Source information
Predicted 3D model of a 344-nucleotide RNA (Bacterial RNase P class A) from a Betaproteobacteria bacterium. The sequence is in RNAcentral, with records from ENA. Its Rfam family is "Bacterial RNase P class A". By type it is a ribozyme. Rfam's curators write: Ribonuclease P (RNase P) is a ubiquitous endoribonuclease, found in archaea, bacteria and eukarya as well as chloroplasts and mitochondria. Taxonomically the source falls in Betaproteobacteria (Bacteria, Pseudomonadati, Pseudomonadota). The prediction has a mean pLDDT of 77. The gene name in the source record is rnpB. Of the family's consensus pairs, 98% are formed in the model.
[in-house]
């Protein structure tokens, strides 16, 4: 000095004047509204993909179907795509990826090519016999071919030629010690030894799941026109069948056609909240102090103008909240860590 790999933090033009919008709070006013003083869009607000918080339903009880997760511990209101470890696979390396239970409970799938695609094998070809050659008959799966994938891999012996056929070591499989909370790891004995992959195929296993959403919900104000079916072995209760529970005998409950009205409040921002600082923990987080209030709009609030400057400005605008995730996307700052060269 270069190239990296991992984290966190900003952010759109900037200053300065004029005039405009919005909403908290306190006064003042009959009331429109006026003064004071504070405060006004993001890292994803997009997407609408999970997960809750909050709010309704007299079933949310119980059971099927359905869905959802799937190594192992751990945080968390929960979800995992968070945090820490195993185990596989990529990189020199810092790191990265991973849909990671169970193929010996059944199913069924691997087109084409190939001899043959799973209790699966003979097309070239090796070897033996026959024969003057073709020609038959037998043996073999080492070699060669197809193919994504072919009866473990490397060596040595051994055989007519081979082959775990025998033996070495890897591998595999039992079984026991050992560590480890666990996933799993080392080591040993034993056994020539395996019924090959796919479960992001059906499916078995385990765990879990009531539903519907702020246009949930509520309080006031307005307006009214009925007709007509259906109901007890029946109809109705917030996904879907069943059970089970409540309720209705018709001024109920459901449903269809038809008509009438729809303005205001609340719910709305005090939060699983922020920002420092000690503790505890590898971490994620959690747990003490202190200090902060940091948008509430409803056809939808941030804008218009003049100046001066210069990195000429991406991606885009909240609509109950929060916590992940997935997509854009312009530059800037800062840490810790790998590699590589040079020089001391």
């Nucleotide at each position: 000095c270069g190239a990296g790999u991992c984290g966190g933090c900003u952010a759109a033009a900037a200053c300065g004047g004029c005039c405009g919008c919005c909403u908290g709070u306190g006064c003042c006013g009959c009331a429109g509204g006026g003064c004071a003083u504070g405060g006004g869009a993001g890292g994803a607000a997009a997407g609408u993909c999970c997960g809750g918080a909050c709010u309704c339903c007299g079933c949310a009880g119980g059971g099927c179907a359905g869905g959802a997760c799937g190594c192992c511990g751990g945080a968390u209101a929960a979800c995992u795509a968070c945090c820490g470890g195993a185990c596989g696979c990529c990189g020199c390396g810092a790191g990265g990826c991973g849909a990671u239970g169970g193929a010996a409970a059944g199913u069924g799938c691997a087109a084409c090519a190939g001899a043959a695609a799973a209790c699966a094998a003979a097309c070239c070809g090796c070897c033996g016999g026959u024969u003057u050659u073709u020609u038959c008959c037998g043996g073999c799966a080492a070699g060669g071919g197809u193919g994504a994938a072919a009866a473990g891999g490397u060596g040595c012996g051994g055989u007519a030629a081979g082959a775990g056929c025998g033996c070495a070591c890897c591998g595999c499989g039992u079984u026991u010690u050992u560590g480890g909370c666990g996933a799993c790891a080392a080591a040993a004995a034993c056994g020539g030894c395996a019924c090959g992959g796919c479960a992001a195929a059906c499916c078995c296993c385990g765990u879990c799941c009531g539903g519907a959403g702020c246009a949930a919900g509520g309080c006031c104000a307005a307006a009214c026109a009925g007709a007509a079916a259906u109901g007890a072995c029946g109809g109705u209760g917030u996904u879907g069948c069943c059970c089970g529970c409540a309720u209705c005998a018709a001024c109920c409950a459901u449903u269809u056609c038809g008509g009438g009205u729809a303005g205001g409040c609340c719910g709305c921002a005090c939060g699983a909240g922020g920002a420092c600082g000690c503790c505890g923990g590898c971490a994620a987080c959690g747990g003490c102090g202190c200090c902060c209030c940091c948008a509430g709009a409803u056809g939808a609030a941030u804008g218009g103008u003049c100046g001066u400057u210069c990195c000429c400005g991406a991606c885009a605008g909240a609509a109950u909240c929060c916590g992940g995730c997935u997509u854009a996307c312009c530059g800037g700052c800062c840490g810790a860590c790998u590699c590589g060269c040079c020089u001391u």